This is a predicted structure of an 83-nucleotide RNA (c-di-GMP-I riboswitch aptamer) from Pseudoalteromonas sp.
[in-house]
RNA sequence: UUUUUCUGUUGGCAAAUUAGUCGAAAGGCUAAGACGCAAAGUUUCCGGUCUAAGGUUUAAACUAUGAUAGCGGGGCUGCUGGG
Numbered sequence: 001u002u003u004u005u006c007u008g009u010u011g012g013c014a015a016a017u018u019a020g021u022c023g024a025a026a027g028g029c030u031a032a033g034a035c036g037c038a039a040a041g042u043u044u045c046c047g048g049u050c051u052a053a054g055g056u057u058u059a060a061a062c063u064a065u066g067a068u069a070g071c072g073g074g075g076c077u078g079c080u081g082g083g
Stems, first nucleotide, its partner, number of pairs: 002083003012037002017032006035070001041076003045073003048068003054063003
């Protein structure tokens, strides 16, 4: 550097919920807590989904510039064993 999973170390992350806080909301952050995850590391490039402040609209409703990386795909990167 590349490939692979027969080996499976040291470890890592943290769902729901609760408390606080930010936000119009979806949801985020901090602490507790572990459902799970071999990339549940990182990144909104593509698709999906959620919300609708603002805008449009007689109204119903529509709409992302907001959110989701633990909804998939892609990019970059990391750890263990063998070749």
Its mean pLDDT, the model's own confidence on a scale to 100, is 82. The sequence is in RNAcentral, with records from Ribocentre.